[in-house]
Context: one part of a larger RNA
RNA sequence: UUGGGCGUAAAGGGCGCGUAGAGGUCCCAUCGCAUCUUUGGUUAAAUCUUGCCGCUUAACGGCAAACUCGCCGAAGAGAUGGAUGGGAUAGAGGACAUUAGGGGUGAGCGGAACGCACGGUGUAGGGGUGAAAUCCGUUGAUAUCGUGCGGAACACCAGAGGCGAAGGCGGCUCACUAGAGUGUUCCUGACCUUGAGGCGCGAAAGCGUGGGGAGCAAAAAGGAUUAGAUACCCUUGUAGUCCACGCCCUAAACGAUGCCAACUAGCUAUUGGGAGUAUCGACCCUCUCAGUGGCGAAGCUAACGCGUUAAGUUGGCCGCCUGGGAAGUACGGUCGCAAGACUAAAACUC
Repeated sequence: UUGGGCGUAAAGGGCGCGUAGAGGUCCCAUCGCAUCUUUGGUUAAAUCUUGCCGCUUAACGGCAAACUCGCCGAAGAGAUGGAUGGGAUAGAGGACAUUAGGGGUGAGCGGAACGCACGGUGUAGGGGUGAAAUCCGUUGAUAUCGUGCGGAACACCAGAGGCGAAGGCGGCUCACUAGAGUGUUCCUGACCUUGAGGCGCGAAAGCGUGGGGAGCAAAAAGGAUUAGAUACCCUUGUAGUCCACGCCCUAAACGAUGCCAACUAGCUAUUGGGAGUAUCGACCCUCUCAGUGGCGAAGCUAACGCGUUAAGUUGGCCGCCUGGGAAGUACGGUCGCAAGACUAAAACUC
C1' cells in the first nucleotide's frame, strides 16, 4: 500500500493455452439497474463550522443556525455504462488460391572423419610438450593399402538469412502433422483483448529402469610444473554425453525490454509474397503487405542510448519493486525417488 516506478540503479512471470474477473466496434428501438436532477424522511445528544451571548479574558459554557456523506420513499431525465430485441461490418474467425521455411514426430538411407578387429607392405621408433616424462612399440608400433564392424555428429551450402510461443531447430528421402505470409473480398457476425487461480511445454546438468558406448570427458590414477599445485599442461580414464520410457522444472530461460490495439519524418540493406511497367523470357525499375537488421526527425532518457520491431504519444489487462546485509535463508506448507524446487519471514546489524 497513496504515490512513483520496472533495458543497465530494486523491479517483466522462462513460454504458451485458458477459467473467474477486468476492459471492449457502429446503428435503431424498448427498459430505467447503475448514473444524474428535484423533493420528503432519517442521519440522537455532545463534538466540528458560522453568528450572538455569559463567566474580568481565554479555556469553558449557553442559544440559534448551517453543513457533508450515507440510507429509505416519491417524481423525473434518458447522454454514458448496463439489460432485452433487431440490424451492420471496420475487430476477430472461416472458405478459396498460392508461397517460403533447420517448425514438430516417426521410419529409412548416405558420405567424410574417428576408433577397433583381421590381412598386406615395411622397420625403429611413435606420441606428447614451453621443455619433458608417465604412455604405445621388435609378441612388429607409428606410417601406408585393403576388408569388415561400431557409435556419435552432419564440413562446404551458411547469410546482419529462415522457422518456432519460449526452450530450441541444420546431411538426404518418405510418411504423418502444427503454424505463418500474400491475394480475392466469398462466408460467419463482436464470436474480441488481457488473464488471478488452473493446465500444458520447458536448454544443460541430475535421478529411476532397460539398452548402447566410437569420440569426448566430471570423478579417479599417473607424469610434469611449483615453495606447495588437491589446478592450469600431458598420458590414461568411470559416470555422463546417445536411445526408449518415466521423473526433475532450473538458467545471464536475455532484447537483462509482458501481451494486445491505435497514432507519430525518413534513408538504407536483406528474406517471403502481390500488383504495375518492361521483356521472347529472366533481371532492372515503381508501388504495396509481412518479417529481419543498420543509421537516424520529433520526442523520451540520469546518462548510455531508444527511436514505426520505441525505451516516443495514448488506452486495456496481467506480473513485479519499495535501503544494504542477514536471505532467496529459517520455519510451516505443496511438489519430488533423491538432488532439491516453489511459496517465504524475523531477531539482529549497518
Molecule: small-subunit ribosomal RNA, central domain
Organism: bacterium